């Protein structure tokens, strides 16, 4: 230079396939429980879904472009 995947919460992913409330473990903070701690239940918080622009009544998701990151040819 081509090519291919990947960017979603503090981290790890999923959801995209057929656009229609944005999720799931773990970590956090509160609350039960215990004599306590762990574990365990119960429940909260935490998301411009990479940026930008286009279709659309509606975009994480569909098109375009761009950063970035792993691979593969050279």
């Nucleotide at each position: 230079u081509g090519u291919g995947g990947g960017a979603u919460a503090u981290a790890g992913c999923a959801g995209u396939u057929u656009g229609g409330u944005a999720g799931c473990u773990a970590a956090c903070a509160a609350g039960g429980c215990u004599c306590a701690u762990a574990a365990c239940c119960u429940c909260g918080a935490g998301g411009u879904c990479a940026u930008g622009g286009g279709u659309u009544c509606a975009a994480a998701u569909c098109c375009c472009a761009u950063u970035c990151c792993c691979g593969c040819a050279a």
A computed fold for a 74-nucleotide RNA from Epipogium aphyllum, annotated as transfer RNA. The prediction has a mean pLDDT of 83. It is recorded under the gene name trnfM-CAU. Rfam family: tRNA. From the family's description: Transfer RNA (tRNA) molecules are approximately 80 nucleotides in length.